[in-house]
RNA sequence: CGAGCCGGACGGGCGGUCGCGUCGGUGGCCGUGAGGUCACCGCCGAGGAAAGUCCGGACUCCGAAGGGCAGGGUGGUGGGUAACACCCACCCGGGGUGACCCGCGGGACAGUGCCACAGAGAACAGACCGCCGGGCGGCGCGAGCCGGCCGGUAAGGGUGAAACGGUGGUGUAAGAGACCACCAGCGUGCCGGGUGACCGGUGCGGCUCGGUAAACCCCACCCGGAGCAAGACCGAACAGGGAGCGCCCGAGGGCUGCCCGCCCGAGCUCCCGGGUAGGUCGCUGGAGGGCGUCGGCAACGGCGCCCCGAGAUGGAUGGCCGCCGCCUCCGGUCCGCCGGAGGCACAGGAUCCGGCUUACAGUCCGGCUCGUCCG
Numbered sequence: 001c002g003a004g005c006c007g008g009a010c011g012g013g014c015g016g017u018c019g020c021g022u023c024g025g026u027g028g029c030c031g032u033g034a035g036g037u038c039a040c041c042g043c044c045g046a047g048g049a050a051a052g053u054c055c056g057g058a059c060u061c062c063g064a065a066g067g068g069c070a071g072g073g074u075g076g077u078g079g080g081u082a083a084c085a086c087c088c089a090c091c092c093g094g095g096g097u098g099a100c101c102c103g104c105g106g107g108a109c110a111g112u113g114c115c116a117c118a119g120a121g122a123a124c125a126g127a128c129c130g131c132c133g134g135g136c137g138g139c140g141c142g143a144g145c146c147g148g149c150c151g152g153u154a155a156g157g158g159u160g161a162a163a164c165g166g167u168g169g170u171g172u173a174a175g176a177g178a179c180c181a182c183c184a185g186c187g188u189g190c191c192g193g194g195u196g197a198c199c200g201g202u203g204c205g206g207c208u209c210g211g212u213a214a215a216c217c218c219c220a221c222c223c224g225g226a227g228c229a230a231g232a233c234c235g236a237a238c239a240g241g242g243a244g245c246g247c248c249c250g251a252g253g254g255c256u257g258c259c260c261g262c263c264c265g266a267g268c269u270c271c272c273g274g275g276u277a278g279g280u281c282g283c284u285g286g287a288g289g290g291c292g293u294c295g296g297c298a299a300c301g302g303c304g305c306c307c308c309g310a311g312a313u314g315g316a317u318g319g320c321c322g323c324c325g326c327c328u329c330c331g332g333u334c335c336g337c338c339g340g341a342g343g344c345a346c347a348g349g350a351u352c353c354g355g356c357u358u359a360c361a362g363u364c365c366g367g368c369u370c371g372u373c374c375g
Base pairs, nucleotide, nucleotide: 001371002370003369004368005367006366007365008364009363010362012324013323014322015321016320017319018318020045021044023042024041025040026039027038028037029036030035047346051357052356054355055354056353057352058351059227060226061225062224071223072222073221074220075219076090077089078088079087080086091105092103093102094101095100106218107217111216112215113212114211115210128157129156130153131152132151133150134149136147137146138145139144165183166182167181168180169179170178184208186205187204188203189202190201191200192199193198231281232280233279234278240272241271242270243269244268245267252264253263254262255261288307289306290305291304292303293302294301295300325344326343327342328341329340330339331338332337
């Protein structure tokens, strides 16, 4: 310099102005009051994914002695965590020259099922071509050739994702783990290393066993249900219905602290409607964030200091202007740049938190690998 791998951070900045939402303050108006409403001022006001709502929890209500069945989930090993299907480290398998990446990674000698197309045959297999043996027929003077029959053969060809170990030899009519050597693989014993998955070495055995469990199934472990429209508290009005009392034998109301008194007087009270409408709480200070330090390879954890950053309920974050930043295009250039135009993504809270997945213009930082050249 070129090509790449991995991780982390950011995702427009500053100012003005108009507008919106929560909260606080002041004032006006309404109200007996609690409070409501309007104006002004002040503070604050979305994200790395707030998204999909796919996992896991906190919280709330309901259920629940314990155990089992059914159903669902998870699945190499060891850690982390409140928990997880997440994260870290390692193991095994696969890919890459490499940094590194990928794995839906228990069991296929417990049993059952399935294996498209092609192919003769797809699982305790299979003679289509070929090879070999036997006997027969035809043709040819003959060497021999052709045809069908019976049998042997899995070494060769062909089909397939997959054809019942590989190479070499012995053997044979031709062949075959039929036998032998080495290799691969399976099972098993021992030694060594590791917490473990597993790895290294060595001996023995039958000579070899197909794949598929995101097919049923088996094994181990885990799982009660519903969700903030959870749930708790306060709680109307009108219509309509019912009951009681009352209509000159006067309920109730006004004047009033109460009684008397005076005046008005045909309605008044309770229940249902309805724990409805509506309101308040839940509600945001939390498994919280930043920095430092210690333990740990790491995920993460301990300790110390500092910080407080939306809480709406038909649901508030937007528009415009100026300057700057980045990108693209055009024009100019004294190659240092200058001027103009356009653009700056994906997307937006709704109980909260930890993850996963998906979307995303562009920018910055760190570590590492390979290649070429120079010293």